[in-house]
Context: one part of a larger RNA
RNA sequence: CUGGGCGUAAAGCGCGCGUAGGUGGUUUAGUAAGUUGGGUGUGAAAUCCCCGGGCUUAACCUGGGAACUGCAUUCAAAACUGCCUAACUAGAGUAUGGUAGAGGAUAGUGGAAUUUCCGGUGUAGCGGUGAAAUGCGUAGAUAUAGGAAGGAAUACCAGUGGCGAAGGCGGCCACCUGGACUGAUACUGACGCUGAGGUGCGAAAGCGUGGGGAGCGAACAGGAUUAGAUACCCUGGUAGUCCACGCCGUAAACGAUGUCAACUAGCCGUAGGGAUCCUUGAGGUCUUUGUGGCGCAGCUAACGCAAUAAGUUGACCGCCUGGGGAGUACGGCCGCAAGGUUAAAACUC
Numbered sequence: 001c002u003g004g005g006c007g008u009a010a011a012g013c014g015c016g017c018g019u020a021g022g023u024g025g026u027u028u029a030g031u032a033a034g035u036u037g038g039g040u041g042u043g044a045a046a047u048c049c050c051c052g053g054g055c056u057u058a059a060c061c062u063g064g065g066a067a068c069u070g071c072a073u074u075c076a077a078a079a080c081u082g083c084c085u086a087a088c089u090a091g092a093g094u095a096u097g098g099u100a101g102a103g104g105a106u107a108g109u110g111g112a113a114u115u116u117c118c119g120g121u122g123u124a125g126c127g128g129u130g131a132a133a134u135g136c137g138u139a140g141a142u143a144u145a146g147g148a149a150g151g152a153a154u155a156c157c158a159g160u161g162g163c164g165a166a167g168g169c170g171g172c173c174a175c176c177u178g179g180a181c182u183g184a185u186a187c188u189g190a191c192g193c194u195g196a197g198g199u200g201c202g203a204a205a206g207c208g209u210g211g212g213g214a215g216c217g218a219a220c221a222g223g224a225u226u227a228g229a230u231a232c233c234c235u236g237g238u239a240g241u242c243c244a245c246g247c248c249g250u251a252a253a254c255g256a257u258g259u260c261a262a263c264u265a266g267c268c269g270u271a272g273g274g275a276u277c278c279u280u281g282a283g284g285u286c287u288u289u290g291u292g293g294c295g296c297a298g299c300u301a302a303c304g305c306a307a308u309a310a311g312u313u314g315a316c317c318g319c320c321u322g323g324g325g326a327g328u329a330c331g332g333c334c335g336c337a338a339g340g341u342u343a344a345a346a347c348u349c
Base pairs, nucleotide, nucleotide: 003321004320005319006318007303008302012317014201015200016199017198021194022193023192025088026087027086030083031082033081034080035077036076037075038074039073040072041071042070049065050064051063052062053061054060091191092188093187094186095185096183097182098181099180103177104176106174108172109171110154115149116148117147118146120144121143125136126135162169163168206247207246208245209244210243211242215241216240220236221235222234223233258316259315260314261313262312263311266294267293268292269291270290271289272288273287274286275285276284277283278281298305299304322349323348324347331342332341333340334339
């Protein structure tokens, strides 16, 4: 390389969009590039193979045949693929009526709670723990009721509920906006799928500039615990957490399961639509799109998966090839940095 694989053994890019490429629905006419059959030429000899012959055999030598799986050219075929022609509507999409939703962005606004401040009441403790202490408090704390400020998060509803490609999204209201589902028609007419490079999005932490800072809280300080305690527990507390703009580009970015399509027993929930039946209600039946629980065939090393497949197939991409060295070194590219990405070898078992 071929092959065999990728839920958990090594292996699915974090997720989209999309270029090249690969691949592609139904019917018709043509073409003949691929494809199939025949002819001709060539495919040196030797070698290999088959049948013979010669050295006493064999190796070896040698005659004939076959073969040289190829190339060129020509004739023919037209099923399949390609190309081209004319059409089609089952894929895909557009228009139109509805539906659900924490989908996204911007602006505004509500209440509960924590903290701080103000003045009032009030008096000796509060706080914290396994137990304590540090800490706060007679300069009046904790508690209590009233007022004010400010920041962050949105109890209940809330649900293997919903939405989103993923990351993710949760008070209320307005505006702007993406997608999905569904009904009935009409239209376009394969416009599709995948996608190397490329490009965009991408939790948390971190970085830059400027704001903000209630609570929480790396670092740090103190108190405990302990043989020690650079921890777990406690009292404080700075970055940070929040906002705007710009970077970073990684996660157990997980369903550890790439995307798309077709097919393959059933049963039970749940969310959104549609149809239908009446006995009109906490109703029944059918269907469809999601989201869950079981389960047959089949698959699997087993666990398990099982129409949301890890079953049966097809298209395309990515990735794996013993452990360590190592996701490291060097080099390239990217980044302000932190670092990211691409990615070895010696050596060793």
A computed fold for a 349-nucleotide part of an RNA from an uncultured prokaryote, annotated as small-subunit ribosomal RNA, central domain. Model confidence (mean pLDDT): 88 of 100. Its Rfam family is "Bacterial small subunit ribosomal RNA".